[in-house]
Context: one part of a larger RNA
RNA sequence: UGACGGGGGCCCGCACAAGCGGUGGAGCAUGUGGUUUAAUUCGACGCAACGCGAAGAACCUUACCAAGGCUUGACAUCCUUUGACCGCCAUGGAAACAUGGUUUUCCCUUCGGGGACAAAGUGACAGGUGCUGCAUGGCUGUCGUCAGCUCGUGUCGUGAGAUGUUGGGUUAAGUCCCGCAACGAGCGCAACCCUUGCCCUCUGUUGCCAUCAGGUUAAGCUGGGCACUCUGAGGGGACUGCCGGUGAUAAACUGGAGGAAGGUGGGGAUGACGUCAAGUCCUCAUGGCCUUUAUGCCUUGGGCUACACACGUGCUACAAUGGUCGGUACAAAGGGCUGCAAGACCGCGAGGUGGAGCCAAUCCCAAAAAGCCGGCCUCAGUUCGGAUUGGAGUCUGCAACUCGACUCCAUGAAGUUGGAAUCGCUAGUAAUCGCGGAUCAGCAUGCCGCGGUGAAUACGUUCCCGGGCCUUGUACA
Numbered sequence: 001u002g003a004c005g006g007g008g009g010c011c012c013g014c015a016c017a018a019g020c021g022g023u024g025g026a027g028c029a030u031g032u033g034g035u036u037u038a039a040u041u042c043g044a045c046g047c048a049a050c051g052c053g054a055a056g057a058a059c060c061u062u063a064c065c066a067a068g069g070c071u072u073g074a075c076a077u078c079c080u081u082u083g084a085c086c087g088c089c090a091u092g093g094a095a096a097c098a099u100g101g102u103u104u105u106c107c108c109u110u111c112g113g114g115g116a117c118a119a120a121g122u123g124a125c126a127g128g129u130g131c132u133g134c135a136u137g138g139c140u141g142u143c144g145u146c147a148g149c150u151c152g153u154g155u156c157g158u159g160a161g162a163u164g165u166u167g168g169g170u171u172a173a174g175u176c177c178c179g180c181a182a183c184g185a186g187c188g189c190a191a192c193c194c195u196u197g198c199c200c201u202c203u204g205u206u207g208c209c210a211u212c213a214g215g216u217u218a219a220g221c222u223g224g225g226c227a228c229u230c231u232g233a234g235g236g237g238a239c240u241g242c243c244g245g246u247g248a249u250a251a252a253c254u255g256g257a258g259g260a261a262g263g264u265g266g267g268g269a270u271g272a273c274g275u276c277a278a279g280u281c282c283u284c285a286u287g288g289c290c291u292u293u294a295u296g297c298c299u300u301g302g303g304c305u306a307c308a309c310a311c312g313u314g315c316u317a318c319a320a321u322g323g324u325c326g327g328u329a330c331a332a333a334g335g336g337c338u339g340c341a342a343g344a345c346c347g348c349g350a351g352g353u354g355g356a357g358c359c360a361a362u363c364c365c366a367a368a369a370a371g372c373c374g375g376c377c378u379c380a381g382u383u384c385g386g387a388u389u390g391g392a393g394u395c396u397g398c399a400a401c402u403c404g405a406c407u408c409c410a411u412g413a414a415g416u417u418g419g420a421a422u423c424g425c426u427a428g429u430a431a432u433c434g435c436g437g438a439u440c441a442g443c444a445u446g447c448c449g450c451g452g453u454g455a456a457u458a459c460g461u462u463c464c465c466g467g468g469c470c471u472u473g474u475a476c477a
Base pairs, nucleotide, nucleotide: 001477002476003474004473005472007471008470009469010468011467012466013465015461016460019425020424021423022422023421026316027315028314029313030312031311032310033309034307035306042053043052064302065301066300067299068298069297070296073125077124078123079121080120081119082118083117087102088101089100090099091098092097106115107114108113127291128290130289131288132287136285137284138280139279140278141276143274148187149186150185151184152183153182154163155162156161167178168177169176193268194267195266196265198236199235200234201233202232204230207226208225209224212223213222214221239262242256243255244254245253246252318418322377323376324375325374326373327372328371334365335364336363339358340357344353345352346351384415389410390409391408392407393406394405395404431453432452433451434450435449436448437447
């Protein structure tokens, strides 16, 4: 100087407390461990691995296993020779491929040749998701959006170092004020950026419809208009600016006015010096090592989907604030040409036929659901719950056996609120309800977004956990 303390002081955080809803019990989904296996590819392991890499394993992917094949190779550059290339047919084969047959005569040209493509040959070389993340770059997680981390000059100290950065207040903040052997400065904080909340100006179609007219069973449907809503560009607006009180006359705090909004208005992006030899050589790049008729490459099939069991994360429930049937209302944000697909017809349905319209503020996906109004159920393993299984189908796709999703009929399991323990959340939040998107042929209870309905509680900081500052002890570095 740090680190540590079941030392002290001050302070903060859904850290506790106060509340609301869960997990832990059940069934299923998914990830992991274990076991099994020819293989169940690899990585990730307290927080910070475990719905993680994977925004989508039937083939492909695929890295694993079995079998069948290739050896200048699936891919790149150079050299030689030949030829357009491509394609088609037959046989064998699971295919890859092998053998045989057949068709065709590329472009430029100074006629020497050159270019692209293909085949054969030769060797230089290619190739490796092989090893090392403890050789590395890059990227990322984490402490932590915590308020800290440093430097120059000066001063003090033999020196390590200290001071500044400590102290008194204050703040979300090393934020600001005052004081001070310090005076300044940098990286962080804040602000500048995006979004949302209010107003104004401009814009006026594909959006809107107040006024006028026409029109319909109905509808901005039509003429018309740009008021309004909205679209999306530019401005304004909030700064403790004003007032009272507290305070050291300061910084600031507290109450109030005005205001759409008040003291960082809400949300996001933004992550200092560093820590964990944290993670990643399987995104990529890369040193070294290893491999080279194989640890490379192609193909078919299998596996990654196994199942006595254990754990994590979720979904659905156990019901009446509910289930079911009928009627009826209101979103936002997205996506659409290998695409989204309306009306109509067929089917109980998944879906099919057909194809208007739309490269989309125009058309479509599209039905929002919880809600509201009625009927039934009356506390039961039930009209709760839907697992499992049998049968029949639909769709995608060469192909749904291993191993897809969905529909219909039948079946109708566990489950009556969950031990010890444990998690999230402070407001348009929790809870609850549906909608969209990426990936994607198909496949979502996951992920990323969107809106609808919409709470309870916070006395307080003694305690648990984590963190910041000062101080003290130390047999630690």
Molecule: small-subunit ribosomal RNA, 3' major domain
Organism: uncultured prokaryote